Notes
A computed fold for a 118-nucleotide RNA, annotated as FMN riboswitch aptamer (RFN element). Model confidence (mean pLDDT): 84 of 100. Its Rfam family is "FMN riboswitch aptamer (RFN element)". About the family: The RFN element is a highly conserved domain that is found frequently in the 5'-untranslated regions of prokaryotic mRNAs that encode for flavin mononucleotide (FMN) biosynthesis and transport proteins. This element is a metabolite-dependent riboswitch that directly binds FMN in the absence of proteins. In Bacillus subtilis, the riboswitch most likely controls gene expression by causing premature transcription termination within the 5' untranslated region of the ribDEAHT operon and precluding access to the ribosome-binding site of ypaA mRNA.The FMN riboswitch structure, reported in present an FMN-bound six-stem junction, adopts a butterfly-like scaffold, stapled together by opposingly directed but nearly identically folded peripheral domains.
[in-house]
RNA sequence: UAUUUUCUUCAAGGGGUGGUGAAAUUCCACACCGGCGGUAUAGUCCGCAAACUCUGAAAAGAGCCGAUCGGGUGCAAUUCCCGGACCGACGGUAUAGUCCGGAUGAGAGAAGAAAAAA
Numbered sequence: 001u002a003u004u005u006u007c008u009u010c011a012a013g014g015g016g017u018g019g020u021g022a023a024a025u026u027c028c029a030c031a032c033c034g035g036c037g038g039u040a041u042a043g044u045c046c047g048c049a050a051a052c053u054c055u056g057a058a059a060a061g062a063g064c065c066g067a068u069c070g071g072g073u074g075c076a077a078u079u080c081c082c083g084g085a086c087c088g089a090c091g092g093u094a095u096a097g098u099c100c101g102g103a104u105g106a107g108a109g110a111a112g113a114a115a116a117a118a
Stems, first nucleotide, its partner, number of pairs: 001118001003116008016030004031098002033088002035048004043086002052063004068084005090101003
């Protein structure tokens, strides 16, 4: 220095003002937010997790999984800078990315400790 095993900890943000209405943080106008790894720094590229659906008594397995353009700089950027767009599981409730709930959960992964062997 890289590898393997075990353990510990950590690991998601955001609704404010006005309007309509019997009722909306759910509709309308403006507002606000952005998990993990890769790569020139990414919600929109590539990959992954969660959620969701199906099978199953369970363990588990399979499936599904949103959205970006123009210009500039540069060796290199759909990642930076300028400008304009767009997207967001399920259940509840006046129709929800932002409220309440499953969830004091799970987890991609990150950090640390110990051990093994090279």